[in-house]
Context: one part of a larger RNA
């Protein structure tokens, strides 16, 4: 100087407390451990591994296994020789591939032509070499997680100290903040904080089509005429700064209350992550040193596996019902996607779907029905009209192909489950809870992920305690 303390002081955070809803019990989905296996590819392991890499394993992917094949190789550059490209047929085979046959000549330059040379493509040969998701993340770059959006981390000069170092950065207040003020052997400065950026909340202006409809006419319908006021869209501005008033305070910084205002003290949300820590993660994104491999640890193919199942754990979904379930009727979104696409009307099927083909490269058309809600009605506390696992049968769709191993539909079947031990998680407001909608990936496949809106709470006395963190101080046999 740090680090640590079941030392002290001050302070903060859904850290506790106060509340609401869960997890832990059940069934299923998914990841992991374990076990099994020819293989169940590999990585990730407290927080910070475990719906993680995987934004989508039937083949492919695929890295694994079994078997069949190849050896200058699937890919790059170079040399020599042949053909030029390319198309097509036959046999064997699971395919890869192997063996054989047929057709067929273009482009550029020279030349009358024969022909010669060249570019591209392809075959053969030889070697230089290719190749490696092989090892090492403890050789590395890059990227990322975490402490932590915590308020810290430093430097120059000066001063103090023999020196390590100190001071500044401590102190008194204050703040979300090393934020600001005051004081001070310090005076300044940098990286962080904040602001500048995006979005949302109010208003004005500009602009009205595909959007909108107040008044007029019209219609089944903003459908049409008309209009651009309103809504809205998207560009430019305004607006919030403790600016104003009162109080407290060192007359300061600031804090409390108030006015005005759509908004008030960082308005809400996001992007943004200092010096560093964990030899944290990644050599399987990529790049890369070293090592290893080279008729194989490379490459091609078929099939299988990654989907196994006595168990154990994590994360979720659905429930156990009446604030509910069923049936009928009837409202109100936002944000997205769409031309190898979204697909309307209409017909058909109980349905998944099929037929059909209008419109739309989309503020125009389509996906599209929002759901919870509201109205009416049935059920009356029951393992039930709760719950839907499991299983049997029949189908639909995608795809070369749904046996291993897809999703969905219909009929039948109806399991466990009656609120979950010890323990444990999230959340402070348009939040939790609850309800549906969309998107990426994608032929097909979503309870996961990323977004969107609808309905919409309870509680916070307080900081003694648990956890994590910041500042000062103290002890130390630790560095």
């Nucleotide at each position: 100087u740090g680090a640590c303390g079941g030392g002290g002081g001050c302070c903060c955070g859904c850290a506790c407390a106060a509340g609401c809803g869960g997890u832990g019990g059940a069934g299923c989905a998914u990841g992991u451990g374990g076990u099994u296996u020819a293989a169940u590819u590999c990585g990730a392991c407290g927080c910070a591994a475990c719906g993680c890499g995987c934004a989508g394993a039937a083949c492919c992917u695929u890295a694994c296994c079994u078997g069949g094949g190849c050896u200058u190789g699937a890919c790059a550059u170079c040399u020599g020789g042949g053909g030029a490209a390319c198309c097509u047929c036959u046999g064997g085979g699971a395919a890869a591939c192997c063996a054989g046959g047929g057709g067929g000549u273009g482009c550029c330059g020279g030349g009358c032509a024969a022909c010669c040379g060249g570019a591209g493509c392809u075959c053969c040969a030889a070697g230089a070499c290719a190749g490696g998701u092989g090892c090492u993340g403890c050789a590395u770059g890059g990227c990322u997680g975490u402490c932590g959006u915590c308020a810290g981390c430093u430097c120059g000069u000066g001063u103090c100290g023999u020196g390590a170092g100190a001071u500044g950065u401590u102190g008194g207040g204050u703040u979300a903040a090393g934020u600001c003020c005051c004081g001070c052997a310090a005076c300044g400065a940098g990286c962080g904080c904040a602001a500048c950026c995006c979005u949302u909340g109010u208003c004005u202006c500009u602009a009205g089509u595909u959007g909108c409809c107040a008044g007029c006419a019209u219609u089944a319908a903003g459908u049409u005429g008309g209009g651009c006021a309103c809504u809205u869209u998207a560009g430019a501005g305004a607006g919030a700064c403790u600016g104003c008033c009162g109080g407290u305070g060192a007359u300061a910084a600031a804090c409390c209350g108030g006015a005005g205002g759509a908004a008030g003290g960082u308005g809400g949300g996001g992007a943004c992550g200092a010096c560093g820590u964990c030899a944290a993660g990644u050599c399987c994104u990529c790049a890369u040193g070293g090592c290893c491999u080279u008729u194989a640890u490379g490459c091609c193919c078929a099939g299988g596996g990654c989907u196994a199942c006595a168990c154990a754990c994590g994360u979720g979904c659905u429930a156990c019902a009446a604030u509910g379930g069923g049936u009928g009727g009837u409202a109100c979104a936002a944000a997205g996607g769409g031309u190898u696409g979204c697909u309307a009307a209409c017909c058909u099927g109980c349905g998944a779907g099929g037929g059909g083909g209008a419109g739309c490269c989309a503020a125009u058309c389509c996906c599209a029905a929002a759901a919870a809600g509201c109205c009416a009605u049935c059920c009356u506390c029951a393992g039930u009209u709760c719950g839907g696992a499991u299983u049997g049968g029949a189908g639909u769709c995608u795809g070369c192909a749904a046996c291993u191993c897809g999703a969905c539909u219909c009929c039948a079947u109806g399991a466990a489950g009656u609120u979950g031990g010890a323990a444990u998680c999230g959340c402070u407001a348009g939040u939790a809870a609850u309800c549906g909608c969309g998107g990426a990936u994608c032929a097909g496949c979503a309870u996961g992920c990323c977004g969107c809106g609808g309905u919409g709470a309870a509680u916070a006395c307080g900081u003694u305690c648990c956890c994590g963190g910041g500042c000062c101080u103290u002890g130390u046999a630790c560095a």
A computed fold for a 479-nucleotide part of an RNA from an uncultured delta proteobacterium, annotated as small-subunit ribosomal RNA, 3' major domain. The prediction has a mean pLDDT of 85. It matches the Rfam family "Bacterial small subunit ribosomal RNA". RNAcentral holds the full RNA, with entries from Greengenes.